[in-house]
Context: one part of a larger RNA
Molecule: large-subunit ribosomal RNA, domain I
Organism: Citreimonas salinaria
């Protein structure tokens, strides 16, 4: 040195495990904010840090209910304290609530700096009262009235005032007041103040409007596609948007709206290319109609809900240790789950079932109060020049308007896919309006041929963290001793070491916190063979 066997190390597959995820279902909720939010900073314990809670009343404070023994929040122990005169803890009410931050008194380099009014305080003057004291005049003289200076207290008022404390000061808009005030006499516009309301910012989809691409398809590309998509803005609600016909139809009749399935990839559209793409009519969910649907007050009863009661088992062997196992029982309107030293219907939680406070949601019923309009002109039309209708001008009907026109007046007007009659139908140019419908940051309860840790949210562990990037912004790795820390007392080698060997605990320590199991690379070590 290779080969084999046997033993190690190193390592961190695998298995087996779940505190986290991931989809879903059925309720609920669907906002929060100037009473200062979301979201930070800085505190804050007996205790150096983190994290949670909290806010100078700072792991709290009050008050109701509940509960009934132990607690003083995790990491993480230790001192010192609470507690049956009822803590802790659980539900609801409230108070407290620094400074940022829409941030709103000016300012600012977010958690800093500077102000001003007002009060409250303090101090001073003066008035009023009340008690008391002193000096003096009168009187009906043990006392009684008045007046003069003080003092101490209450109160109301005027000044001042370093420092500290609470209050309030921002814009905008609407609404009531007041001062003022052009062209332009009166005014009236506008200016400037006062007081009340509101509004701002945030937040995850989902909705309505306004603004608007490109990549890509067309086998290139320019009309088209992609697409009114992404993205910018602006608004609003639990839903929004539509909405009761100037509808559809077709000689028959339907009967607002919205949403689904069909009608159909069909009629169309279209460099008739790639594509694009309906409607009437059928069946369905749900139904409602009107001129503010609502408003105030009454609360049967429901639901939420801290929580209450809640059946029914021993015993033997095995073993560390029963729930597996043998024997013999019991309960069930409770054999969902979990937990316990191995697999427990009867050990412990709990489950069915029954009950439930406050506060909050809904809401039957009943009472009251208050509306009950109104027939739409620079409109319909129309000419230019765009756009929306599935329809790219076309035979282009309908809707919309940037522009320049511009009727009728219910004897009257619009549509029926250019245009015209006939005939049918409806009433534009104000408005509302529940359900079905869409979506889930968010809270409950349940499920799963969903994932088990290189999976499953990026994130099961103090994760949007550590790192990195000037900045948008990017982003990890990391889980498992054991049934209980009983986490090795005490001796020995060593440097009062690291690491080891003994004892000891434990079922095990090759379970010793570099800790379940411990694959493979890869690196020894013993022995046997070979060269």
């Nucleotide at each position: 040195g290779g080969c084999g066997u046997u033993u190690g190390g190193u390592g961190g597959a695998u298995g087996c495990c779940u505190u986290g995820g991931c989809a879903g279902c059925a309720a609920g909720a669907g906002g929060c904010g100037a009473u200062g939010a979301a979201g930070g900073a800085c505190g804050u314990g007996a205790u150096a840090c983190c994290c949670u809670g909290c806010g100078a009343u700072a792991a709290g404070c009050u008050c109701u209910g509940g509960g009934g023994a132990g607690c003083c929040g995790g990491g993480a122990a230790u001192a010192g304290g609470c507690u049956u005169u009822g803590a802790u803890c659980c539900a609801g009410a409230g108070a407290u609530c620094u400074c940022c931050g829409a941030a709103u008194g000016g300012g600012g380099c977010a958690a800093c700096c500077c102000a001003c009014c007002u009060g409250a305080u303090a101090c001073u003057c003066g008035g009023u009262u009340a008690u008391u004291g002193u000096u003096c005049a009168c009187c009906u003289c043990u006392g009684g009235u008045g007046a003069u200076c003080g003092a101490u207290a209450a109160u109301c008022g005027u000044g001042u005032a370093a420092a500290c404390c609470a209050g309030g000061u921002a814009c905008u808009u609407u609404g009531a007041g007041g001062c003022u005030g052009a062209a332009u006499a009166c005014a009236u516009a506008g200016g400037c103040u006062u007081c009340a309301a509101a509004g701002a910012g945030c937040g995850a989809a989902c909705c309505c409007g306004g603004g608007g691409a490109a990549c890509u398809g067309a086998a290139a590309c320019a009309u088209c596609u992609a697409a009114g998509u992404a993205c910018c803005c602006g608004g609003a609600g639990g839903a929004a948007a539509g909405g009761a016909a100037a509808g559809u139809a077709a000689c028959a009749a339907c009967u607002a709206c919205u949403c689904c399935c069909c009608u159909a990839g069909u009629a169309g559209u279209g460099g008739c290319g790639a594509g694009c793409g309906a409607a009437c009519g059928g069946g369905g969910a749900c139904c409602a109609g009107c001129c503010g649907a609502g408003c105030c007050u009454u609360g049967a009863g429901a639901g939420u809900g801290a929580g209450a009661a809640g059946a029914a088992c021993a015993c033997g062997a095995u073993g560390g240790a029963a729930a597996g196992c043998g024997u013999g029982g019991c309960c069930a309107u409770a054999g969902c789950g979990g937990g316990u030293g191995a697999c427990a219907g009867c050990c412990c939680c709990g489950u069915a079932u029954u009950c439930g406070a406050a506060g909050c949601u809904c809401g039957a019923u009943g009472g009251g109060a208050c509306g009950u309009a109104u027939c739409a002109a620079g409109u319909a039309g129309g000419g230019c020049g765009g756009g929306a209708c599935a329809c790219g001008u076309g035979a282009a009907a309908u809707c919309c308007u940037g522009u320049c026109u511009g009727a009728a007046g219910a004897u009257c007007g619009g549509a029926g896919g250019a245009c015209c009659a006939c005939c049918u139908u409806c009433g534009a140019a104000g408005g509302c309006u529940a359900a079905g419908u869409a979506c889930u940051c968010c809270u409950u309860g349940c499920u799963g041929a969903c994932c088990g840790a290189u999976a499953g949210c990026g994130a099961a562990c103090c994760a949007g963290u550590a790192c990195c990037g000037u900045g948008a912004g990017g982003g990890a790795a990391a889980g498992g001793u054991g049934a209980a820390a009983a986490g090795c007392a005490c001796c020995c080698c060593g440097a009062c070491g690291a690491g080891g060997g003994g004892a000891g605990u434990g079922a095990a320590a090759c379970a010793g916190u570099a800790c379940c199991u411990g694959a493979a690379a890869c690196c020894g070590a013993a022995c046997g063979c070979c060269u």